[in-house]
Context: one part of a larger RNA
C1' cells in the first nucleotide's frame, strides 16, 4: 500500500447495488415452512331453480429422496481432473405389441367396550384405478427344451385421459481406476477377513460385501501406522509474475439432521419437518402412561468485540398436485433494519477591502483568520410539497407501489466531521503543566522558556466518513 461477512470510538444528508452469528452442530415459547387428486372409491353433511353443486374425515394415486439449511464429521476415490463398465433409473419422448373373465377382503360406518390422555379392543355392513388367482404373451426371464415362468384399471362432460408387456433415448444415480490433495519420524513398524484362492450367499451390480474351506500372503523411508488440524472445488485477497494465504456471498460435490444405532416403504432413503430400539435433555399426567427435536423463515435465551423483522405476495421466475379451474410453496420475488462495504450526488455558485468586528500573534508599527464574512446579484442538484404516472404482463392476473421516472411551487433555503502538524510524514506558535499530569508506531518526548503532554489560534490530510484494534498478502 492493498483487502475485510469485520468489531471500537467520534461524526452522520440523499440514492443505488450489494451484504449481514465468523462465537454455543448451546437450548428453543409461539406461527408458518409439503400437499394434491371427486375426471380411482363408497359412506356422511349442507346448498338446491329437483337439472345438479359444493364440503371435508376415510380408501386409493402421485409427491413428501427436490426445493431450504448447516459444516459437526471425513486425509478419504471424500473432492478435483482423466478413464472405464458388471449396474438401476418413476415421471419425460420415440417405436412396437396389449388392455380377456372372475374371486374374497377391509378403512371410512354402525354397536358394545379400555384409557386421564395419546390412542385402541371386538363384533357386524361396504366400495375402488386397494388386493389375489385363472386366461392370454409378439417381444421379455430361466434353461438341457418338443421345455418352464410371468401382466394389465378403468374414469368421463365422448374430446380424452389412463393401465401392462417390451425396446431405444433422454435424464439422474451406483461402482471401479490413473494422477492430485496440510503438518509431525520427539509417530517405524502395521494388519487375521488380515492378503490371495476355490465354493456358496447376498446386491442393481463387480468385488472379504457375508460365510465355509485351502494357503501365508499384503502395506511401509517414494514415510504404511499413529497423532493432530481440515469438508473439497470453481474461485476470493495479495504480488509484475512466480508465489502466498484463504474457501463468506454465488455455483458444483460431499456429509449430517438432539446423541448411537437399525431397517421399512418406494424407481430413488437407511429418510431435516416418516418409523423403530436406546441414551441425555425438555414438557404434560388421574403415576399406569404418554409428548417432542429451528444446523427451514421469523423470533426467543445463553455465548459473544459483533452480525437484521415473530413484514407482504405468489404478481414474476420454479417446483409438487391436478384434464383443467385452481390449491399449496418463509423457494422464490419484494418491502424493513444495519454508513457493513462498493459507487453516485449534495451540503450552493459568481462578485464582493490596500482588508469590518471579533479570536490569536505581535519587535505594538502591524501581521494572520481573510474574499472568509457582511452585503448585492444569481440558481434549486437532493431532501419537502402539489399534480401526472410507468416497465416488469404474449389475452387476464402487480405483492412490490401511487414505486421509478415526469412537471409545478417555496427557499440559500434542511444537510461536516475525524485524524494528524519533533524525524520517518504534508503540516508552527502562545499559554498551562514541570521526570508531575501525560504522549508513544520506532526513535524517543516530560526535571521552568516543551513546534513531542494539556488548552487556544493557526496549518496539513482524507471526506459522509474519519482514526484504532484485529488478520492476510
Nucleotide at each position: 500500500g492493498a483487502a475485510c461477512g469485520a468489531a471500537c470510538g467520534c461524526u452522520g444528508g440523499c440514492g443505488g447495488c450489494a451484504g449481514g452469528c465468523c462465537u454455543a452442530a448451546c437450548a428453543c415459547a409461539u406461527g408458518c415452512a409439503a400437499g394434491u387428486c371427486g375426471a380411482a372409491c363408497g359412506a356422511a353433511c349442507u346448498c338446491u331453480u329437483c337439472g345438479g353443486a359444493g364440503u371435508g374425515a376415510g380408501u386409493g394415486g402421485c409427491g413428501c429422496a427436490c426445493g431450504g439449511g448447516u459444516g459437526a464429521g471425513u486425509a478419504a476415490c471424500g473432492c478435483g481432473u482423466g478413464g472405464g463398465u458388471a449396474u438401476c433409473u418413476a415421471c419425460c419422448u420415440a417405436u412396437u405389441g396389449g388392455u380377456g373373465g372372475g374371486g374374497g377382503a377391509u378403512a371410512a360406518c354402525u354397536u358394545u367396550u379400555g384409557g386421564a390422555a395419546a390412542c385402541g379392543a371386538a363384533a357386524g355392513c361396504u366400495a375402488a384405478u386397494a388386493c389375489c388367482g385363472c386366461a392370454u404373451a409378439a417381444g421379455c426371464c430361466c434353461u438341457u427344451u418338443u421345455g418352464g415362468g410371468g401382466a394389465a384399471a378403468g374414469a368421463u362432460u365422448u374430446a380424452u385421459c389412463g393401465c401392462c408387456g417390451a425396446u431405444a433415448g433422454a435424464u439422474g444415480a451406483a461402482c471401479c481406476c490413473g494422477c492430485g490433495u496440510c503438518u509431525g519420524a520427539u509417530u517405524a513398524g502395521c494388519u487375521a477377513g488380515u492378503u490371495g484362492g476355490u465354493g456358496u450367499g447376498g446386491u442393481a451390480a463387480c468385488g472379504g460385501c457375508g460365510c465355509a474351506c485351502c494357503a501365508a500372503g499384503g502395506c511401509g523411508a517414494c514415510g504404511a501406522u499413529c497423532a493432530g488440524u481440515a469438508g473439497c472445488u470453481g474461485g476470493u485477497c495479495u504480488g509484475a509474475g512466480a508465489g502466498g494465504a484463504u474457501g463468506a456471498u454465488c455455483a458444483g460435490c460431499c456429509a449430517c439432521a438432539c446423541u448411537g444405532g437399525a431397517a421399512c416403504u418406494g424407481a430413488g432413503a437407511c429418510a431435516c419437518g416418516g418409523u423403530c430400539c436406546a441414551g441425555a435433555c425438555u414438557c404434560c399426567u388421574a403415576c399406569g402412561g404418554g409428548a417432542g427435536g429451528c444446523a427451514g423463515c421469523a423470533g426467543u435465551g445463553g455465548g459473544g468485540a459483533a452480525u437484521a423483522u415473530u413484514g407482504g405476495a405468489c404478481a414474476a421466475u420454479g417446483g409438487g398436485c391436478g384434464c383443467a379451474a385452481g390449491c399449496c410453496u418463509g423457494a422464490u420475488c419484494c418491502a424493513g433494519c444495519c454508513a457493513u462495504g462498493c459507487c453516485g450526488c449534495g451540503u450552493g455558485a459568481g462578485u464582493g477591502a490596500c482588508g469590518a468586528a471579533g479570536g490569536c500573534c505581535u519587535u505594538a508599527g502591524g501581521g494572520u483568520u481573510g474574499u472568509a464574512a457582511a452585503a448585492c446579484u444569481c440558481u434549486u442538484u437532493c431532501a419537502g410539497u402539489a399534480g401526472g404516472g410507468a416497465a416488469g404482463a404474449u389475452g387476464a392476473u402487480g405483492a412490490c407501489u401511487g414505486u421509478a421516472c415526469c412537471u409545478a411551487c417555496a427557499g440559500a433555503a434542511g444537510a461536516a466531521g475525524c485524524c494528524c502538524c519533533g524525524g520517518c510524514u504534508a503540516a508552527c506558535u502562545c499559554c498551562g503543566u514541570g521526570c508531575c499530569a501525560g504522549c508513544a508506531g520506532c526513535c524517543g518526548c516530560g526535571g521552568u522558556a516543551a513546534u513531542a503532554c494539556g488548552g487556544a489560534g493557526g496549518g496539513g490530510g482524507c471526506u459522509a466518513g474519519c482514526g484504532u484494534u484485529g488478520u492476510u498478502c
Small-subunit ribosomal RNA, 5' domain from an uncultured prokaryote, 473 nucleotides, folded computationally. Its mean pLDDT, the model's own confidence on a scale to 100, is 88. The RNAcentral record of the full RNA draws on ENA.